Predicted 3D model of a 103-nucleotide RNA (Glycine riboswitch aptamer). It matches the Rfam family "Glycine riboswitch aptamer". Rfam links the family to the GO term glycine biosynthetic process.
RNA sequence: AUGUAGCUCUGGAGAAUCUCGUGAUCGAGUACCGAAGGUGCAAGGCUGAGCCGCCGCUGCGGCGCAAGCUGAAUCUCUCAGGUCAAAGGACAGGGUGUAUGAC
Numbered sequence: 001a002u003g004u005a006g007c008u009c010u011g012g013a014g015a016a017u018c019u020c021g022u023g024a025u026c027g028a029g030u031a032c033c034g035a036a037g038g039u040g041c042a043a044g045g046c047u048g049a050g051c052c053g054c055c056g057c058u059g060c061g062g063c064g065c066a067a068g069c070u071g072a073a074u075c076u077c078u079c080a081g082g083u084c085a086a087a088g089g090a091c092a093g094g095g096u097g098u099a100u101g102a103c
Base pairs, nucleotide, nucleotide: 001100002099003098004097006096007095008094009093010092011091016030018029019028020027021026031083032082033081037079038077040075044070045069046068047067050063051062052061053060054059
């Protein structure tokens, strides 16, 4: 210096202090949110029938149907989670650790 994301600090949005039952932090219901986690996929890429060109001919290059594989997000779904505050929280930054490299 770059990477990583283990530990730590700081910032960090949305949506019900809903209804019923209950001793309750429990149970049931309705509505809602997306930023733990998880689901889905666009272009592109790979494989590929076949076609074309070159040629030094079991080669090389180009195009490439169907189908399959791969394929990101703060997008999507809302399974999970959440809907005063607190906690949590993607993500961002600092410290520390660690890996590689340079001097």
Background:
It was read from a public genome assembly, where an Rfam model found it.